[in-house]
Molecule: transfer RNA
Organism: Kroppenstedtia eburnea
């Protein structure tokens, strides 16, 4: 320096052909128990890694930046 991959909840990840942002674990509550786990209801968390463009509309398409990782010289 060239090239590809990834980047989405607190942790592992899904999200097709551009149309309401999910899931599992963990985190609160509450039932159940003498108490704790285990079970069961219910909830609450998100600038979609920064910015810009296209759309009526963008996690998703288009530049450019930035992080990791892999090859390549």
């Nucleotide at each position: 320096g060239c090239u590809g991959a990834u980047g989405u909840a607190g942790c592992u990840c899904a999200g097709c052909u551009g149309g309401c942002a999910g899931a599992g674990c963990a985190c609160u509550u509450c039932a159940c128990u003498c108490g704790u786990a285990a079970u069961g209801a219910a909830g609450g968390g998100g600038u979609c890694g920064g910015g810009g463009g296209u759309u009526c509309a963008a996690a998703u398409c288009c530049c450019u930046c930035c992080a990791u990782c892999a090859g390549c010289a």